[in-house]
Formats: sequence, C1' cells, structure tokens
RNA sequence: GCAGAGUAGAAUCGCGUGCGUUAAGUGCCUUGUGAACAGGGAGUUGUCACAGGGACGAAAAAGCCUUUACGGGCUUUGCGGUACGGGGUUCGCAUCCCGCUGC
Repeated sequence: GCAGAGUAGAAUCGCGUGCGUUAAGUGCCUUGUGAACAGGGAGUUGUCACAGGGACGAAAAAGCCUUUACGGGCUUUGCGGUACGGGGUUCGCAUCCCGCUGC
C1' cells in the first nucleotide's frame, strides 16, 4: 500500500404469550432531556429511549353462561403499519484516526 474480520442495532418472515377492538397502541410533525454507536479514541444535521404539544385515524362477527330487563362474564374466528420473548434470512460501526488478520 491492497484486501478482509468483528458489535450494538435495523429491516423482513414464521412461532409463542399478551394487549386493544368502550381505541390505547402503531405510524407522522414538533419541543426538551438523556443514552448508545465494532478492540481503543473522537463522534454528526444520523439512531434510540423518555417526557410535553400538534395533525390524522381503525373491524368486527358467532356461540355459550348469567339477568325480569338493562347489563355482566367466557370461548372461538377475525381485525390492529399492536407489545414482549425466541428463531430464520438480509443488511450493518454516518464519518475520522489507531489497532487486529492475510498478502
């Protein structure tokens, strides 16, 4: 000098257990605070978490039990850009310096 490895994590597809279906959650915009970013150091206008504000916005159905009735409960099948856990696949330090492996 050339080539390469490795993390957190991200996307997506099954599985399991829940939550909602009386609309929370998810997604979008915005403000603030904080955190993480390969073995070491630095680190963004990028990422994530939490809190506040804003706009938008949804799929229910059947059966059974109970009740005089209103109503209540349970089960099943759905629905939700739903939560968590685990698995497969793909991608993978914004970037800079050093280190590691091979030549």
Molecule: THF (Tetrahydrofolate) riboswitch aptamer
Organism: mouse gut metagenome